[in-house]
Molecule: Bacterial RNase P class A
Organism: Myxococcales bacterium
RNA sequence: GGAGCGGUUCGGGUGAUCGCCGGCGCGCUCGCUUCGGCGGGCGCGCGGGAGGAAAGUCCGAGCUCCACAGGGUAGGAUGCCAGCUAACGGCUGGUGGGGGCGACCCCCAGGAAAGUGCCACAGAGAGCAGACCGCCGCGUCGUCCUCGAUACCCUCGGGGGCCACGCGGUAAGGGUGAAAGGGUGAGGUAAGAGCUCACCGGGUCGGCGGUGACGUCGGCCGCACGGCAAACCCCAUCCGGAGCAAGACCGAAUAGGGAAGCGCUCGAGGGUGACCCGCCCGAGCUUCCGGGUCGUGUCGCUGGAGGUCCGUGGCAACGCGGAUCGUAGAUGAAUGAUCACCACCCGCGAACCGGUGACGGCCGCGGGAACAGAACUCGGCUUACGAGCCCUCCGACC
Repeated sequence: GGAGCGGUUCGGGUGAUCGCCGGCGCGCUCGCUUCGGCGGGCGCGCGGGAGGAAAGUCCGAGCUCCACAGGGUAGGAUGCCAGCUAACGGCUGGUGGGGGCGACCCCCAGGAAAGUGCCACAGAGAGCAGACCGCCGCGUCGUCCUCGAUACCCUCGGGGGCCACGCGGUAAGGGUGAAAGGGUGAGGUAAGAGCUCACCGGGUCGGCGGUGACGUCGGCCGCACGGCAAACCCCAUCCGGAGCAAGACCGAAUAGGGAAGCGCUCGAGGGUGACCCGCCCGAGCUUCCGGGUCGUGUCGCUGGAGGUCCGUGGCAACGCGGAUCGUAGAUGAAUGAUCACCACCCGCGAACCGGUGACGGCCGCGGGAACAGAACUCGGCUUACGAGCCCUCCGACC
C1' cells in the first nucleotide's frame, strides 16, 4: 500500500446572536370566587429540550380494560445442551455439523425402524430395486486357422479364434441422475458379489469421562435403516383477547313520544371469546316513524427491570453491594439557523524538527462531515449509515 459477508468502539465539543416547545419564579393586567384562591393574556429572569438506530413494528414484557382467565376443539409459536433474564423466538458459554489460507464466521440442529405422500428431467432401474453397454458360462448358425481319416480339392470328426442370435449368471466397471441399496484394499470366483478378511463408516451392548448435549475405549452384528418433516404428520414445551385511538374524569346536551313483535326466574337480551361449554349481568330488548346533543378539554405522561463510576462473584451473558446523577413530554406536533474557535477526515504546499531511510511531526491554505426526527414505557432482533481502533492474509520499500 492492497484485500478481508474479520472483530470492536463511537455517533463531535465550546461560545455568541436570533428563534421554537415545555417547566419554575417575579411583575402588570383581566375574569370568576364559598375571599382561601383558581384560570387567561403580556413582559422579564432562571433552567431543560431526540437516536444509535428515535426506523421496520418482527419478537418478549410492564401498564390498562374486558366475569382476572377454568375445561375442550381449532389455531399459532418454539425445537442440540447448560446457564442468564421480569420475559423472549433474545443473550452468553459449550456440543455436533459446515465454510474460510487465516483473522473468524455460519447452522431453518427433535422424530424418516408410527402412518400417508413425494423424489421432476435424464435413465434399463427412484425403493418389496434395476441387466442398457460391458464381463462370464452354455447352446445354435456362419466364417477362418489347425490336426486326423487321405499327400491337394470335396466330405466327415476333434480342437481353437472371430461375428451374430438365443438362454442364463453378474450390481465389480461404464453410462443416467441431486440421489443407484456402505467405502478402500486383498483374497476368492467362470465372471462377480460382505461371499471371506483387514481398516474406515454404521448399528447394538457395556465400561470410563462430562451436570448435560456428547466424547472415548472395548465386545458383538456383515450391514438391516436411500433422501425430503421449509410435505402432511407425530412428540415435547408455551400461548385468553384487545391495545395509550388502552382506559379514567370533567364539560356540553338532556327527552322523551308513537306503532308492531318477543320476554320478565320454565328468563328475552347483553358481556367475555376464533368456536363450544362454563362464568358474569339481567328487566327490558328488536325493527320502523319522528327528534335533541357531541369539546382544537383534563388525566394517563414519564422515576424506570433507569444512567454513570467503584468494589466484588462468574470464562461470559449477568448477579450482588456502595456512591453519585436528575435527563424532552409535544398533539399538525418544538428540539432549529448563522458565525467563530477547537477536535476529526481528505487534498495541496515552502521552510523547520526527528530518523541512515521509507516516512512521521509541526505549520499554512482549501474542502468535507453520513443514516436519519421521540409520540405510553422498557428489553431484544432486524434493517440503514459515517468515522476511528485492533486483528488476519498478500505485496512492496527501508